This is a predicted structure of a 64-nucleotide RNA (Fluoride riboswitch aptamer (crcB RNA motif)) from a Bacillota bacterium.
The sequence was found by an Rfam model in a public genome assembly.
Its Rfam family is "Fluoride riboswitch aptamer (crcB RNA motif)". Gene Ontology terms of the family: positive regulation of gene expression and response to fluoride. A reference for the family is Ren et al. (2012), "Fluoride ion encapsulation by Mg2+ ions and phosphates in a fluoride riboswitch", Nature.
The prediction has a mean pLDDT of 75.
The source organism's lineage runs through Bacteria, Bacillati and Bacillota.
The model forms 100% of the base pairs in the Rfam consensus.
[in-house]
RNA sequence: AUAUCAAAAGGCGAUGGGGCUCGCCGUAACCGCCGUUUUUUCGGCUGAUAGCUCCUACCAGGUC
Repeated sequence: AUAUCAAAAGGCGAUGGGGCUCGCCGUAACCGCCGUUUUUUCGGCUGAUAGCUCCUACCAGGUC
C1' cells in the first nucleotide's frame, strides 16, 4: 500500500418529533401499492410507527 473478515462511531427501515424493542447497513442500508405508457410520463389509493406507545401537524363532521 492492497484485499478479505469482524466491528465502533454513526446511519437506515415511503410524510415531523420523543421513549422502548426488533431488523438492516457500515457509504451502504432505505425511497409503499394499483392502472396506463412512448418506460419519459400521467392518473388513482393507503399510511405521520419497522413494531408498541405518546406528542404535534393535516382533513371531515358535531357540540358550546